[in-house]
RNA sequence: GCGCCUGUAGCUUAACGGAUAAAGCACCAAUCUUCGGAAUUGGGAAUGAGGGUUCAAUUCCCCCCAGGCGCA
Repeated sequence: GCGCCUGUAGCUUAACGGAUAAAGCACCAAUCUUCGGAAUUGGGAAUGAGGGUUCAAUUCCCCCCAGGCGCA
């Protein structure tokens, strides 16, 4: 340099183009407990950047960025 794949919450994963983007672990608060842990209840937190198609984009297209694999 070329080709392919991947990018969603702190981590791991969901979401036939259509409901307020869902869940587990983690985190915070409350209850409980002598304290801690466990348990129960509640809460915050995400679509890599830009553009395009569409009534509607996490999803489709283009380009860029980052990572992985292969070829050179």
This is a predicted structure of a 72-nucleotide RNA (transfer RNA) from a bacterium. Rfam family: tRNA. RNAcentral holds the sequence, with entries from ENA. The coordinates come from a structure-prediction model, not an experiment, and the mean pLDDT is 80.